[in-house]
């Protein structure tokens, strides 16, 4: 520098281009003497600017970190 991949709640991971959902944390409530376990509720994310589209996380540019490969200069 150059090619491959990746970047979604606080964490992990879904989402034929159609309302961003799940688990696990967290709060709050049931249950229990008390705590845990077991339920109910709640919380809270699409890296960033543009583009295509009636509609973008999803498809296209560009950039930003990040993994992984080659390379070049000391």
């Nucleotide at each position: 520098u150059c090619g491959g991949g990746g970047a979604u709640c606080g964490u992990c991971u879904a989402a034929c281009g159609g309302c961003a959902g799940g688990a696990c944390g967290g709060a709050g409530g049931a249950u229990u003497c008390u705590g845990g376990u077991u339920c109910c509720u709640c919380u809270a994310a699409u890296c960033u600017a543009g583009g295509u589209u009636c509609g973008a996380a999803u498809c296209c540019u560009a950039g930003u970190c990040c993994c992984c490969g080659a390379g070049c200069c000391a």
Source information:
The prediction has a mean pLDDT of 83. The RNA shown here (transfer RNA) has 74 nucleotides and comes from a Deltaproteobacteria bacterium. It was read from a public genome assembly. Lineage of the source: Bacteria > Pseudomonadati > Myxococcota > Myxococcia. It matches the Rfam family "tRNA". About the family: Transfer RNA (tRNA) molecules are approximately 80 nucleotides in length. By type it is a transfer RNA.